This is a predicted structure of a 74-nucleotide RNA (transfer RNA). Its mean pLDDT, the model's own confidence on a scale to 100, is 82. Its Rfam family is "tRNA". Rfam's curators write: Transfer RNA (tRNA) molecules are approximately 80 nucleotides in length. It is annotated as a transfer RNA.

RNA sequence: CGCAGGGUGGAGCAGCUAGGUAGCUCGCUGGGCUCAUAAUCCAGAAGUCGCAGGUUCGAAUCCUGCCCCUGCCA
Numbered sequence: 001c002g003c004a005g006g007g008u009g010g011a012g013c014a015g016c017u018a019g020g021u022a023g024c025u026c027g028c029u030g031g032g033c034u035c036a037u038a039a040u041c042c043a044g045a046a047g048u049c050g051c052a053g054g055u056u057c058g059a060a061u062c063c064u065g066c067c068c069c070u071g072c073c074a
Stems, first nucleotide, its partner, number of pairs: 002072006010026004020057001028044005050066005
C1' cells in the first nucleotide's frame, strides 16, 4: 500500500439500513425526602456527531477526499 470494523457531552454506547427537534445509562451541579448519610425522586449544565468539501429546502445519517484507533493479510 490492500481489506474489515470504529471515531457521537466527562465515561460507556444507541441513532445511520428509511435524511426532518441529538438520545440512553453512569457520572457532575442544584433541589426535595431524612436528625444525618446512603438509597430514591425532580430539575439543570455539558455535543461545531473525527476534519474538509459536495448533494439537498434540510445531513450524525447520502456521496468524495483526508486524519486517527483496533484487527486481518503480506